[in-house]
RNA sequence: GUCCCUGUAGCGCAAUGGAUAGUGUGUUGGAAUUCUAAUCCAAAGGUCGUGGGUUCAAAUUCUACUUGGGAUA
Numbered sequence: 001g002u003c004c005c006u007g008u009a010g011c012g013c014a015a016u017g018g019a020u021a022g023u024g025u026g027u028u029g030g031a032a033u034u035c036u037a038a039u040c041c042a043a044a045g046g047u048c049g050u051g052g053g054u055u056c057a058a059a060u061u062c063u064a065c066u067u068g069g070g071a072u073a
Base pairs, nucleotide, nucleotide: 001072002071003070004069005068007066010025011024012023013022018056027043028042029041030040031039049065050064051063052062053061
């Protein structure tokens, strides 16, 4: 240089073009307990990597750039 994969909550990851984008873990508050852990309930936390296009509608499709990884000479 060329090609492939990848980027979504603090972290690991889901989501068939159509519901207020979810799950686990973590964080915070509460319940329960003599106390702690475990358990149960609730809450907060997301410009879905960036710009543009397609579409009535885009995390999802197209394109350029970009992050990380891999293949090849």